[in-house]
This is a predicted structure of a 120-nucleotide RNA (SAM riboswitch aptamer (S box leader)) from an Acidobacteriota bacterium.
């Protein structure tokens, strides 16, 4: 970098340094000199991997897969403004009437993105 799978409505911030943009992209809407973003320190959240237990299975003191459960297990990652901040493409319903389109509102699917795990 890419592929596959899973998850994305919950949760969790203080101090120091720095100093102008930041929230992936576009539009919107927000955050930001009352110092954002980033970096460092400390703290915290969380069960994806790991760990423990159970069920199913087998070639059965054991083992691997899948599923479920656990937390005073925080080891590997990740995360700690706003639902992934909202929307983006398609579609259903309502406003809506003879029909269509736009718009607004509510929903479904998809795309994109993020994170983890496994592979190339």
């Nucleotide at each position: 970098u890419u592929c596959u799978u899973a998850u994305c409505a919950a949760g969790a911030g203080u101090g120091g340094c720095u100093g102008a943009g930041g929230g992936a992209c576009a539009g919107g809407c927000c955050c930001g000199a009352c110092g954002a973003c980033g970096c460092c320190a400390c703290g915290g959240c969380a069960a994806c991997c790991a760990c423990g237990c159970g069920a199913c299975g087998g070639u059965c003191a054991c083992c691997a897969u899948u599923c479920g459960c656990g937390g005073u297990u925080a080891g590997g990652u990740g995360c700690c403004a706003a639902u992934u901040c909202c929307u983006g493409c398609c579609u259903u319903c309502g406003c809506c009437g003879g029909a269509c389109a736009c718009g607004c509102g509510a929903g479904g699917g998809g795309g994109a993105g993020a994170u983890a795990a496994a592979g190339a």

About this RNA:
Rfam family: SAM riboswitch aptamer (S box leader). From the family's description: The SAM riboswitch is found upstream of a number of genes which code for proteins involved in methionine or cysteine biosynthesis in Gram-positive bacteria.